[in-house]
RNA sequence: GCUCCUAUCGUCUAGUGGCCCAGGACGCGUCCCUCUCACGGACGAAACACCGGUUCGACUCCGGUUAGGAGCA
Numbered sequence: 001g002c003u004c005c006u007a008u009c010g011u012c013u014a015g016u017g018g019c020c021c022a023g024g025a026c027g028c029g030u031c032c033c034u035c036u037c038a039c040g041g042a043c044g045a046a047a048c049a050c051c052g053g054u055u056c057g058a059c060u061c062c063g064g065u066u067a068g069g070a071g072c073a
Base pairs, nucleotide, nucleotide: 001072002071003070004069005068006067007066010026011025012024013023018056028044029043030042031041032040049065050064051063052062053061
């Protein structure tokens, strides 16, 4: 330099056009339980890398940028 893959709560992930103001696990916060902690239970906060395009409608499709990874030279 060229080609390909990936990017979603703090972490790991589901979601492949509308059914989703994005679901689950761990973690975090509050409350209950307990003499206290732990365990357990209830509730809650928390995310679609960025910019554009297509579409009635985009986390999802297309292009570019950024970052990470793999291969070739």

This is a predicted structure of a 73-nucleotide RNA (transfer RNA) from Candidatus Staskawiczbacteria bacterium RIFOXYB1_FULL_38_37. It was read from a public genome assembly. It matches the Rfam family "tRNA". Its family is annotated with triplet codon-amino acid adaptor activity in the Gene Ontology. By type it is a transfer RNA. Its mean pLDDT, the model's own confidence on a scale to 100, is 82.